RNAcentral holds the sequence, with entries from ENA and MGnify. Transfer RNA from a Thermoplasmatota archaeon, 71 nucleotides, folded computationally. Taxonomically the source falls in Thermoplasmatota (Archaea, Methanobacteriati). Rfam family: tRNA.
RNA sequence: GGGGCCGUGGUGUAACGGGAGCACCCGUGCCUUGGAAGCACGAGGUCCAGGUCCGAUUCCUGGCGGCCCCA
Numbered sequence: 001g002g003g004g005c006c007g008u009g010g011u012g013u014a015a016c017g018g019g020a021g022c023a024c025c026c027g028u029g030c031c032u033u034g035g036a037a038g039c040a041c042g043a044g045g046u047c048c049a050g051g052u053c054c055g056a057u058u059c060c061u062g063g064c065g066g067c068c069c070c071a
Stems, first nucleotide, its partner, number of pairs: 001070007010024004018054001026042005047063005
C1' cells in the first nucleotide's frame, strides 16, 4: 500500500427494510427468622458522518477502531 471479516445496554449474543429481543450483571418488590435460590417489575444499547427509501441495526459511500491475509 491492497484485500477480507467484525463493530448492538456494564458483559456476551440475536434481529426476511417495518414494534431493537434474549441471557448474565444491576435496582426495587414478593417469598424467607435471615440469606441463597425462585417469582414479578424496572433501568440500561445499534461506532461516526452522509446518501437511498414512505421507513435503515439491516442497503450504498466515506471515516474511525479491532482481528486476519497478501505485498